Small-subunit ribosomal RNA, 5' domain from an uncultured bacterium, 494 nucleotides, folded computationally. Its Rfam family is "Bacterial small subunit ribosomal RNA".

[in-house]
Context: one part of a larger RNA
RNA sequence: AGUGAACGCUGGGCGGCGUGCCUAAUACAUGCAAGUCGAACGAUGAAGUCUCUAGCUUGCUAGAGAAAGAUUUAGUCGGCGCACGGGUGAGUAAUGCAUAGGUGAUGUGCCUUUUAGUUCGGGAUAGCCACUAGAAAUGGUGAUUUAAUACCAGAUAUUACCCUAAGGGGGAAAGAUUUAUCGCUAAAAGAUCAGCCUAUGUCCUAUCAGCUUGUUGGUGAGGUAAUGGCUCACCAAGGCUAUGACGGGUAUCCGGCCUGAGAGGGUGAACGGACACACUGGAACUGAGACACGGUCCAGACUCCUACGGGAGGCAGCAGUAGGGAAUAUUGCUCAAUGGGCGAAAGCCUGAAGCAGCAACGCCGCGUGGAGGAUGAAGGUUUUAGGAUUGUAAACUCCUUUUGUUAGAGAAGAUAAUGACGGUAUCUAACGAAUAAGCACCGGCUAACUCCGUGCCAGCAGCCGCGGUAAUACGGAGGGUGCAAGCGUUACUC
Numbered sequence: 001a002g003u004g005a006a007c008g009c010u011g012g013g014c015g016g017c018g019u020g021c022c023u024a025a026u027a028c029a030u031g032c033a034a035g036u037c038g039a040a041c042g043a044u045g046a047a048g049u050c051u052c053u054a055g056c057u058u059g060c061u062a063g064a065g066a067a068a069g070a071u072u073u074a075g076u077c078g079g080c081g082c083a084c085g086g087g088u089g090a091g092u093a094a095u096g097c098a099u100a101g102g103u104g105a106u107g108u109g110c111c112u113u114u115u116a117g118u119u120c121g122g123g124a125u126a127g128c129c130a131c132u133a134g135a136a137a138u139g140g141u142g143a144u145u146u147a148a149u150a151c152c153a154g155a156u157a158u159u160a161c162c163c164u165a166a167g168g169g170g171g172a173a174a175g176a177u178u179u180a181u182c183g184c185u186a187a188a189a190g191a192u193c194a195g196c197c198u199a200u201g202u203c204c205u206a207u208c209a210g211c212u213u214g215u216u217g218g219u220g221a222g223g224u225a226a227u228g229g230c231u232c233a234c235c236a237a238g239g240c241u242a243u244g245a246c247g248g249g250u251a252u253c254c255g256g257c258c259u260g261a262g263a264g265g266g267u268g269a270a271c272g273g274a275c276a277c278a279c280u281g282g283a284a285c286u287g288a289g290a291c292a293c294g295g296u297c298c299a300g301a302c303u304c305c306u307a308c309g310g311g312a313g314g315c316a317g318c319a320g321u322a323g324g325g326a327a328u329a330u331u332g333c334u335c336a337a338u339g340g341g342c343g344a345a346a347g348c349c350u351g352a353a354g355c356a357g358c359a360a361c362g363c364c365g366c367g368u369g370g371a372g373g374a375u376g377a378a379g380g381u382u383u384u385a386g387g388a389u390u391g392u393a394a395a396c397u398c399c400u401u402u403u404g405u406u407a408g409a410g411a412a413g414a415u416a417a418u419g420a421c422g423g424u425a426u427c428u429a430a431c432g433a434a435u436a437a438g439c440a441c442c443g444g445c446u447a448a449c450u451c452c453g454u455g456c457c458a459g460c461a462g463c464c465g466c467g468g469u470a471a472u473a474c475g476g477a478g479g480g481u482g483c484a485a486g487c488g489u490u491a492c493u494c
Stems, first nucleotide, its partner, number of pairs: 001493003005490005013366006019359002021324001026322003030319003035080003049066008087277003096202008106194002111190008119154001121152002129142005161169002175182002203249003210240003215237008252274004256267004279300005302313004330356001332355003338352001339350004369399004379390004404431006413421001438483005443464003449478005459466002
């Protein structure tokens, strides 16, 4: 000098901007955190309109029926999203990260540009209905059944792809509609994002000295978007190592942050980039992208429900609870802005985000009044008893109103509409010095001294040291010094 700090004292006033589980990656009640599209699809069918009937107040009520419409709601099927955003740092000493390169060894949904096309058919199925198992979760069977931008076959294709000397082989599409578009398929290019490879750097330990058999290399094959022992068969016997292999310990890494004149040292909270993880371990599916936090399957531990047959769950999302701890906040408001997903759009969703609440946790700013006021009041302390000091301090007089209270006005943030914040910030008026000072220290280092008490006791102490009867060092008081809404102590770093 600094801190994501904690503790003690402070009846500690306000505002702005930040920050807030460093410990148990411990366990979690409850609510919310990822949906959306009717302009893909069949169904459903409120209100309204028309017709008929009844009552009749003669245009109202009730009932029945019809057509059209794509307005409403729930669900199925389908598309896109759910791989982003948000959290955490357990693992990881290199499959990571940082910097510089390579990819003639690669992929890429949505987006942009360009070229060509968008033809002809088919069979199902969910839903629905009926029956039925089960406490539930969840199903099962059947039928007269049904749609699609869901699924399948054919045609077409100089290209892309495969085999090849030529020739040949095989491969696509989906429609909707308000008629103006939005889509769909193939190919090429771009952009973006990602995969892989190389070099250099990246903590401690030798009381760890040898390590290695898919190990090191080759040939062939498999596998992958792609290179490669990535995997396999065969062959060779290699490969690494005191420039520290192998083992052990510790640890996410960086931009940065703290300190320092610098070189360095320490650190990796918040903000930004990368990585890893999602109860523990393993696995794949779908998909452009995952081996997937709020998906699936298996195993395990734990918790819960049960009709004992069987089921359900995963806060290291936002709040919140218990526990641990010296210690860390509200089960708040809004999608108004910014951004994201879906949609043609209106819009819907969004604990991302914007805000508010709590905490002197930090930084910054402001205030707790100003001027005058001496026969220097009283009281306190001290005294050589005269005085000195507290001290212009107070009282008193005049003034001001930052802040405060009350009342009124009242934003920007929002391009047409739309404001959670919020009647907030701010402005005006009135009132009234009114609402607001503590903490540590005073032997030297180190700014600041006397009295009383105690008597090597009680105690102080960062170091030196102080205290055994005149203690400026202990305790109290008066006075003083330093900081100040803070001041000290402890811990840690330079």
The full RNA is in RNAcentral, with records from ENA and SILVA. Model confidence (mean pLDDT): 82 of 100.